[in-house]
RNA sequence: UGAGUAGGACAGACGGUCGCGGGCAUCCGAGCGGUGUCCGAGGAAAGUCCGAGCUCCCCGGGGCAGGGUGCUGGGUAACGCCCAGUGGAAGCGAUUCCAAGGAAAGUGCCACAGAAAGAAUACCGCCCAAGCCGCGGGCAACCGCGGACGGCAAGGGUGAAAAGGUGAGGUAAAAGCUCACCAGUACCGCCGGUGACGGCGGUAGCUUGGCAAACCCCACCCGGUGUAAGACCAAAUAGGAGGGAAGAAGACGCCCCGCUUCGCUCGACCCUCGGGUUGGUCGCAAGAGGUGUUUGGUAACAGACAUCCCAGAUAAAUGACCGUCGCCCCCUCCUGGGGGAACAGAACUCGGCUUACGGCCUGCUCAGCCC
Numbered sequence: 001u002g003a004g005u006a007g008g009a010c011a012g013a014c015g016g017u018c019g020c021g022g023g024c025a026u027c028c029g030a031g032c033g034g035u036g037u038c039c040g041a042g043g044a045a046a047g048u049c050c051g052a053g054c055u056c057c058c059c060g061g062g063g064c065a066g067g068g069u070g071c072u073g074g075g076u077a078a079c080g081c082c083c084a085g086u087g088g089a090a091g092c093g094a095u096u097c098c099a100a101g102g103a104a105a106g107u108g109c110c111a112c113a114g115a116a117a118g119a120a121u122a123c124c125g126c127c128c129a130a131g132c133c134g135c136g137g138g139c140a141a142c143c144g145c146g147g148a149c150g151g152c153a154a155g156g157g158u159g160a161a162a163a164g165g166u167g168a169g170g171u172a173a174a175a176g177c178u179c180a181c182c183a184g185u186a187c188c189g190c191c192g193g194u195g196a197c198g199g200c201g202g203u204a205g206c207u208u209g210g211c212a213a214a215c216c217c218c219a220c221c222c223g224g225u226g227u228a229a230g231a232c233c234a235a236a237u238a239g240g241a242g243g244g245a246a247g248a249a250g251a252c253g254c255c256c257c258g259c260u261u262c263g264c265u266c267g268a269c270c271c272u273c274g275g276g277u278u279g280g281u282c283g284c285a286a287g288a289g290g291u292g293u294u295u296g297g298u299a300a301c302a303g304a305c306a307u308c309c310c311a312g313a314u315a316a317a318u319g320a321c322c323g324u325c326g327c328c329c330c331c332u333c334c335u336g337g338g339g340g341a342a343c344a345g346a347a348c349u350c351g352g353c354u355u356a357c358g359g360c361c362u363g364c365u366c367a368g369c370c371c
Stems, first nucleotide, its partner, number of pairs: 001367008010358001012325007020040008028031001042343001046354002049352005054226001056224002066222005071085005086100001087098004101217002106215002108211003123156002125152003132147006164182006183207002185204008230282004240273005250266002253264002289308008327340005
């Protein structure tokens, strides 16, 4: 200098003017009033994907079904998150990634190609040792050549993957068929580690492919609902339930009927109750809280002490303008002039994850050059 990799902090600063939402204090003429003062978006407020608090509904126990998680130890209120490791994979490396239990419980699948994709197979190929057939030779035993049946899986070929690898023995030709070494698996022992696991030694020819984000098996976990949850207050009109008064006027029905009287029902009037449209209050901002120091711990994190109060709207405030400085780009007479500044806007609250996005700083790795 270039390429890469991991992490950190920030998200323009200061001042002025005007405005908006909220808290508190104060004033009066008592109004959704004035004045003063303080506070007023984010690292992701986003996606709503996990885990909780809180809320209401449901709820005797167990099982089935369904869903989720899946190496070890730790952290945490909890988690599918985080930290530290183990194993595997990628990279020269810093470092990164992994849904990382079981394929020897069972079922299923493995495209194309290939003989064959798992106890099965032979396309090319190798072999005719024994037995059989033919021909030739031989007195005969038998020998030679050829063939069928058959033997083999070494070599070729196919494939992402072909039934351990190399060498020797062995054979008609071969093959863990046998042996040595190597790799793996299973078991046993010793050592190290809390553990996952690692190291060493031995035994067994054991070498039985892959896929479980295929069914499945094993272990563990799991009720629903989201603050428009939910709680409280509650006007007027109409309607509902109960009670009362009046039975004066009225309607209807029964009795009676020419009329009157009495009883029952409805209704005008009053009271109470219930429901809760609209509206209001709470939920709703002091919390698994922030910052600093320190202690323990590799770390995640935890403890102690000090200190701070840090949005709370409801159709929704958090803004606009001016000046100075800083950053980036362009022009330049090098004084200055012009332009630009990402992703994005709280809505019950936390802990995570994921996604979007701007420049800055630091550690580490690799390569080249120079001293």